The prediction has a mean pLDDT of 82. Predicted 3D model of a 73-nucleotide RNA (transfer RNA) from uncultured Fretibacterium sp. Its Rfam family is "tRNA". The family's RNA type in Rfam is transfer RNA.
C1' cells in the first nucleotide's frame, strides 16, 4: 500500500425493508423500611465518529476523512 469489521446516552449494546432515538446498567428526586442494603415509580442524559450527496424524510443508502480491531502483501 489492498481487502472486512466497528465508531449510538457516563459504561456494555440494540436499533430487522428509509418515517416513534431506545435496552440493561450507573446518576437524580420521590415512596415502601427505624435506618442501610434492596424494591417500586419518574426524571435527567444523544451534532447517531465527522463532511458532503441523494430522497418530502438518512443511524439505516452513495462517496471523501478520521480512530480501533483485522485479514493479505
Nucleotide at each position: 500500500g489492498g481487502g472486512g469489521a466497528u465508531a449510538u446516552a457516563g459504561c456494555u449494546c440494540a436499533g430487522u425493508u428509509g418515517g416513534g432515538a431506545g435496552a440493561g446498567u450507573g446518576c437524580u428526586u420521590g415512596a415502601a423500611u427505624g435506618g442501610c442494603a434492596u424494591u417500586c415509580a419518574a426524571g435527567a442524559g444523544g451534532u447517531c465518529a465527522g463532511g458532503g450527496g441523494u430522497u418530502c424524510g438518512a443511524a439505516u443508502c452513495c462517496c471523501c476523512u478520521u480512530a480501533u480491531c483485522u485479514c493479505c502483501a